Small-subunit ribosomal RNA from an uncultured Paracoccaceae bacterium, 1487 nucleotides, folded computationally.
[in-house]
RNA sequence: AGCUUAGAGUUUGAUCAUGGCUCAGAAUGAACGCUGGCGGCGUGCUUAACACAUGCAAGUCGAACGAUGAAGCCUAGCUUGCUAGGUGGAUUAGUGGCGCACGGGUGAGUAAUAUAUAGAUAACGUGCCUCUUAGUCUGGGAUAGCCAUUGGAAACGAUGAUUAAUACUAGAUACUCCUUCUAACUCUAAUGUUAGUCGGGAAAGUUUUUCGCUAAGAGAUCGGUCUAUAUCGCAUCAGUUAGUUGGUGGGGUAAUGGCCUACCAAGACAAUGACGCGUAGCGGGUUUGAGAGGAUGAUCCGCCACACUGGUACUGAGACACGGACCAGACUCCUACGGGAGGCAGCAGUGGGGAAUCUUAGACAAUGGGGGAAACCCUGAUCUAGCCAUGCCGCGUGAGUGACGAAGGCCUUAGGGUCGUAAAGCUCUUUCGCUGGGGAAGAUAAUGACUGUACCCAGUAAAGAAACCCCGGCUAACUCCGUGCCAGCAGCCGCGGUAAUACGGAGGGGGUUAGCGUUGUUCGGAAUUACUGGGCGUAAAGCGCGCGUAGGCGGACUGGAAAGUUGGGGGUGAAAUCCCGGGGCUCAACCCCGGAACGGCCUCCAAAACUAUCAGUCUAGAGUUCGAGAGAGGUGAGUGGAAUUCCGAGUGUAGAGGUGAAAUUCGUAGAUAUUCGGAGGAACACCAGUGGCGAAGGCGGCUCACUGGCUCGAUACUGACGCUGAGGUGCGAAAGCGUGGGGAGCAAACAGGAUUAGAUACCCUGGUAGUCCACGCCGUAAACGAUGAAUGCCAGUCGUCAGAGGGCUUGCCCUUUGGUGACACACCUAACGGAUUAAGUAUUCCGCCUGGGGAGUACGGUCGCAAGAUUAAAACUCAAAGGAAUUGACGGGGGCCCGCACAAGCGGUGGAGCAUGUGGUUUAAUUCGAAGCAACGCGCAGAACCUUACCAACCUUUGACAUCCUGUGCUAACCCGAGAGAUCGGGCGUUCACUUCGGUGACGCAGUGACAGGUGCUGCAUGGCUGUCGUCAGCUCGUGUCGUGAGAUGUUCGGUUAAGUCCGGCAACGAGCGCAACCCACACCCUUAGUUGCCAGCAUUCAGUUGGGCACUCUAGGGGAACUGCCCGUGAUAAGCGGGAGGAAGGUGUGGAUGACGUCAAGUCCUCAUGGCCCUUACAGGUUGGGCUACACACGUGCUACAAUGGCAGUGACAAUGGGUUAAUCCCAAAAAGCUGUCUCAGUUCGGAUUGGGGUCUGCAACUCGACCCCAUGAAGUCGGAAUCGCUAGUAAUCGCGUAACAGCAUGACGCGGUGAAUACGUUCCCGGGCCUUGUACACACCGCCCGUCACACCAUGGGAGUUGGGUCUACCCGACGGCCGUGCGCCAACCCGCAAGGGAGGCAGCGGACCACGGUAGGCUCAGCGACUGGGGUGAAGUCGUAACAAGGUAGCCGUAGGGGAACCUGCGGAUGGAUCACCUCCUUA
Repeated sequence: AGCUUAGAGUUUGAUCAUGGCUCAGAAUGAACGCUGGCGGCGUGCUUAACACAUGCAAGUCGAACGAUGAAGCCUAGCUUGCUAGGUGGAUUAGUGGCGCACGGGUGAGUAAUAUAUAGAUAACGUGCCUCUUAGUCUGGGAUAGCCAUUGGAAACGAUGAUUAAUACUAGAUACUCCUUCUAACUCUAAUGUUAGUCGGGAAAGUUUUUCGCUAAGAGAUCGGUCUAUAUCGCAUCAGUUAGUUGGUGGGGUAAUGGCCUACCAAGACAAUGACGCGUAGCGGGUUUGAGAGGAUGAUCCGCCACACUGGUACUGAGACACGGACCAGACUCCUACGGGAGGCAGCAGUGGGGAAUCUUAGACAAUGGGGGAAACCCUGAUCUAGCCAUGCCGCGUGAGUGACGAAGGCCUUAGGGUCGUAAAGCUCUUUCGCUGGGGAAGAUAAUGACUGUACCCAGUAAAGAAACCCCGGCUAACUCCGUGCCAGCAGCCGCGGUAAUACGGAGGGGGUUAGCGUUGUUCGGAAUUACUGGGCGUAAAGCGCGCGUAGGCGGACUGGAAAGUUGGGGGUGAAAUCCCGGGGCUCAACCCCGGAACGGCCUCCAAAACUAUCAGUCUAGAGUUCGAGAGAGGUGAGUGGAAUUCCGAGUGUAGAGGUGAAAUUCGUAGAUAUUCGGAGGAACACCAGUGGCGAAGGCGGCUCACUGGCUCGAUACUGACGCUGAGGUGCGAAAGCGUGGGGAGCAAACAGGAUUAGAUACCCUGGUAGUCCACGCCGUAAACGAUGAAUGCCAGUCGUCAGAGGGCUUGCCCUUUGGUGACACACCUAACGGAUUAAGUAUUCCGCCUGGGGAGUACGGUCGCAAGAUUAAAACUCAAAGGAAUUGACGGGGGCCCGCACAAGCGGUGGAGCAUGUGGUUUAAUUCGAAGCAACGCGCAGAACCUUACCAACCUUUGACAUCCUGUGCUAACCCGAGAGAUCGGGCGUUCACUUCGGUGACGCAGUGACAGGUGCUGCAUGGCUGUCGUCAGCUCGUGUCGUGAGAUGUUCGGUUAAGUCCGGCAACGAGCGCAACCCACACCCUUAGUUGCCAGCAUUCAGUUGGGCACUCUAGGGGAACUGCCCGUGAUAAGCGGGAGGAAGGUGUGGAUGACGUCAAGUCCUCAUGGCCCUUACAGGUUGGGCUACACACGUGCUACAAUGGCAGUGACAAUGGGUUAAUCCCAAAAAGCUGUCUCAGUUCGGAUUGGGGUCUGCAACUCGACCCCAUGAAGUCGGAAUCGCUAGUAAUCGCGUAACAGCAUGACGCGGUGAAUACGUUCCCGGGCCUUGUACACACCGCCCGUCACACCAUGGGAGUUGGGUCUACCCGACGGCCGUGCGCCAACCCGCAAGGGAGGCAGCGGACCACGGUAGGCUCAGCGACUGGGGUGAAGUCGUAACAAGGUAGCCGUAGGGGAACCUGCGGAUGGAUCACCUCCUUA
C1' cells in the first nucleotide's frame, strides 16, 4: 500500500409496465481491405496426432581391454634416401563403463490408473552425490575383434582357429542386510521396535598419489502406491455388475491390493445420479466484471499422457523407452523379385489442408546438460541474428513569422462566406534518416556468435517520411451535384418511387493516427437464469384434487458433548503473474529487488449464544375423551306425484303442425282437440337463497339401513406425536371405448324441406349412436378465485349460515367461535384491481416461467382395447408477440336530441320532342380541366373570324412583349404590284424634345449576345382563392386539482334552448375562437330636407303643365320602437315554457351578409403568383382554312307539351328591380294574370318538332356554324316502370319583366315584382348530424382488420422399401511376438565326483499348455450420410375459393371431447365468462 456500480434505440396515434432484439466498452496466438518512416520489447500452424525429400538434434571415455600403430625422435645398415630395430603414441572398428528414462516436441487419448489442495506410507524404491563403518583374499573357463574359408544384389550373416579385461564365473571371509522361529517393549496391537536364533547372499582393478569396487547404516534428491474433497453436458442414459463384492490359501511386485489364481459366500454400486452417450488434457494463470460470477487453458512455470496404428516384453537405479528391440497392420521407398529398409507431435524445411502463422541462418561467447582424472568432445537445450505493423511502448514527418485574407476549389440570399496563417514569402532547427570518424559493457586469467552492435562526435538539406474510417438517430461531425423503390446502403430503427444531411461523387467537418476500418470469438452492458439480485390473478408461469415415502423445515425449559459456528496459534498455499514501494535501460513498454496478497486446505488450543446431536422435563402446536348441533357429504334398498310419448276405448270433424314466410310431415283408413283406462323410461316444479355440504370433480322428491368429515361447549389425558411433500398411490365433469341390459324424451351422424350466388350451416320435419343401469377402461376441461399448502401479525362497517354465553323491556341488545358475502383504510399493484377468505407483512416446503412462431409438434420412452394421454426437442423464421389503461374512429350496441330526414301534403324528374352539359365512339383535330354527395345549363357574364389553348398548310428566329450594349436616323399614313393571308417588292416621304453644343433622352430601323417566350409537366413541391361536412354547435387555452403516464377535470350531471343558450349543482375557477348581438335590406312611427318628386286646400292646364305649398306619397339622412318589459299559469322561489293584453311587429319579427378548430395529399400550375424539371430556327411567334357545333348509343340538368283550372280572338289596368353619362321628368315599356266571346274531348283550333320556300338584322364574312319574321309542312306525345327530387308562407305552384357579358346569338345565370295554396298526428323506421355510455384484435381508423384450403417458387425438417459407413456388445473360430507353467529326446567351456570314459549340479534349444494383439463368422444394440415416394411446417408486392374471428362481427365467442364437411369451420354433450343488450330477482352504499 487495492478498486468503486452510467445507459441508449426499437412493439403504440400516444402511455405505463412486461419482454426479446440491437448498439456504445474491454480483450485477442487472429484473419481480410486500404495505407505504411524509424526504434525497443514480446509473439508467430488455433486447421490434417496429414504425409514427409535433405541436413543436423546423443554421445563420450585409450587413466577398463586386446588390437591397429601416423607424425616426430634415437640407433644400425648402406644403393644419402631407402631398409631394419627401438622409442613414441596420433587415429580408432570391436569388448567394456556411464549416458541414451534428462533436455526438446505435441495434446490424439483420458470425466478419472488424470489434475488441484490437504494428508498417509507402521505397505515402498532410489544410479550418479554427501557423511559414517568395514572390506577389497584365492582361483577359473570363455568370447567379440583379428585371421582363414564361405552365403547374399543388399541388409546382414555362417563355419573354423585364436586372444584380453573394471566382461563372465567358482570358493573364502564379513555384518546392524534378507529370511524361519522365539521372547520382551510400545497412548498406534500389527507387516512396528529391540534382543536371540536356523538358513542364504560381496568385491576389480589401475597406479606415484588420486580415481574406482563391495557390504551395511544415515542423509539429500527423484519417484511408486493409498486416502479425503473438488473437477463439463445429457435422465429422450434408470438400473448396472461374475473377478463382479468380500473371505481363505497360493502366486506376483520395490510395495498394499482380485493385481493374478483355486475354493467358499452372495454380495457391491445407484435418484447426494450408478451404468451409458457426447465433449474435454488438468492446474498456476489469462480475459471480462463494481463484485459475485462468466468464458478460457497460446507464449512462461508445475503435473499427466502420447511418439505411424495396435500388442508385447527385454535391458536398466529408473522405460514397457520420440531419434532402442520383437510381432501384427496400413502406408512409403530400394531390389538382381529371392528379400530388405523407414517413422520430423526434435530444429530448419517440403507438399497438403486452410481465412491464416517465419530462415533448409550463426555460435557453443554466455547459462545449463552428457561423458571424461583432465585437456576436450557433443549439445537445433540455449544464446543470437533473419522474416512479418501480429501486439504493446516510444519518436518523427518540422518550428516561428506571415492578410491583399493571393490564386484555385466549394457554397451563395450574388452582398459574401469557407478551405485559411493554411499556402507562397521571410527567419530558424536537425530528432529520425543518410554519409564519415571514434567505439563499449555483456568476461573473474583466457575465450564475444551477436558486431564494428549499443553509444559518442562531425557533415548534409526542410531536405526522404500520412493515412484510414465516419458525418439520419443511437453517436462527435452538413452542404451541393448525380441517381430516381433503379443503382445501391444497412449494427438496430430504417433510407432510395425527381428537391436523399441515410445511395455515388465533391467541398467542408468529426475521430483515431503508422495505423485505420471490417469480420470472427469471449466477457460486459443483461437484475435477460436473479447466491449477491427476478418472477407466477389478467403480460411466460400454481400440478384438476387428496393421502403419503424419502427429503427439507420445525414450540418452551434445563443439562452434557462440541459437528457446524466464533476467536487465537502452527503448517501449507512452488516460482512467475496481479497489486504496492523502490531500482535499471535517455522515457515508456520491458527487466530487477523487497513487501503485501494468494479469498483455500490441514492441524492444535479455547468459547458455548445460535443450528444440529444426546439426555431429562413442560403444554400454548397436534391429537384423544364426554355432551350437544347443522347439512342436496357418500353407498345401497324401497317408494311417490306431475309432465312427455306410446297403446286401447269413447266424443267429434277437417284440418293439424311448423315458420320471418313456407314446405317436408300427420290427417276422411278419422288426425289435432277432448275424456277414461293402461304401459314404459327418464328427471325431480314450487321450497331455492352471492343458502348448505364436500379435498376437488361434484351433490337437490320422500323413507330406511350403513358410513366419512365438520362446528360448538366442557373436563381430564398423551406430550411436539407437527408443516410441506420429489418419486409413489387414490379420486377425478362431459365426451369416448368394451361386455350385458334398458330406451319415454332429447339428440352428434344421416335423410328430407327451406334460406342462399352457393349453404356440406344457422331455421323446420324426422332420426341412429349416445344420454339411463351394472361391471371394467379412459384421465382430460376456461378441471377457474385463470390466485399451491401451512402458520403468525396488520383499521373498520354492514349482511348471511351453524353454535355457545350474558342482559333485560321476551324480541331486541351485547360478547364469542367457525363458515360464507358486500363495501372500504393502511399497504401492495404496470394498471385493472386486491385489501383479516390479501394480490399486505413475514417464515417454511413443493410446483412452474425465461421473446413470438415452428409446437405441446417430431423422434424416443411409459400408459391405453382404441381414441389418445404423459414426458418433450431441434433445424428454420420474425423484431416483435403479449398485458393494462388513454384518446379517437367504428358497431347489422344502448340512451337522449335535431334537420323537408321520414311521415302528412303540393308540384316535379324518370316515358315524348327539343335545348344544353357529360361519357362513349368518330376524327387531321374533335384543345384542356371538373368525377359519389361536394363532376355533368360546371370553368364558358355568351366558340361563324377573333376568342383558341387543338389540327392542316404557309411564313419568322434577339423574336408579338421587357431591360442592357453598339451603329444609324427615322417613322406613321398613303399609292401600285404579287400572294389565301402573314408577308414581300416598288413608289411617295425624310423626326421630335432638352442642351454646358461635347452630347443626352424619346421613338424607329439594323446588329451582337446576355436574354425573351411557353394555356409545356408536376395542385402529390407551393402561395392565394374555392368547395364540403355545416350556419352543424362545437373546438381549445391559462392556472389549479387528480393520475407514474398517455391523459382527465373544466366541456360531465339535473333542467332548458335554435345554440357549450341560460339556470342550478359540482375540484374547479376563469378565458379565447365559434353561437347570439353589433352590419345591410324589408315592415311602423317621428324628425330634417323638399327637386327632376307629391297635390289636401287655393288658382291654372290637354297634361302637377304652371303659380303656390311641403300636409300626404315618395326619396335619402338622422332618430324611436321589441326587452319575455307587463299579467296569469307552470317550473325549484331559477333558467325557461304555455296562454293573454297592448302593439305596425312577440318571443331569433322576416330575409341576407357573416362559415370556429379541423377533415377530404378535395379543386385549381389553363385567372394570378411561384420552386423544380423540360423546349429554345421550337413545346416560341405570325397567317389562312378547319376543328371545339361530328353521332349506332348512355346519363345529368332544363324548356315545351300531352290540354277545357285549357287553346285562340278581343279587351284590359296596376307593378317592381334595372339600364340609358344625370336621384324621380323622358325612353327601354307591350306586363302576365284578370274579364268577354269562341272552340267541346278529337292526336283536336291540343302539341309544336321536322322540312320546303321567301325575307329581316348584325357583322369583312352567317356554307361548315347565328338569331328573328312570314307562308307552307304538322313528328313524337293522351300524364309517364323500377326508382327519385324540391318545398313549411307571401313559401310551393303559376305569370310575366329586367340586367350583365355581347357586333349578333338565352329554354342558362343573376335579379324583380303580380296572383297565391295544401299539410305537419308524430319521431317507430330510412338518411345525415350532435351529446353521453358500452365493446373492440380498428388507428391508412369498417372502403378497417383478418382465417383456412387450393395453385406457384424457395428453405429447413419428420416418416420411408432400403443402402453406405462408424462405434460397441455377445457367442464361436484363428491364435503372431512375448512372458508364465510343464517337459526337456537333443546340445553345452567354467562348479562337484572321477585316472579316464563318464556321471552329477546347472543351463540352452526344442516340444506341450493356458493367456493374448491383429484377423474371421454369426447375431444384437447404437450413431451418422444418402434415399423413389410421402407428411406437415416456414417464407414469398399485387393468384383462386369463400368470410371463420375482432362490434351482439351479423348463429356470442372460447375450453375439453366425439362425429361430419373443399376450406376457413358446423353440430352434439358438459364446462367457464376472458359475452353485448334488455328485463326480472337478490344484495350493497348513500339519504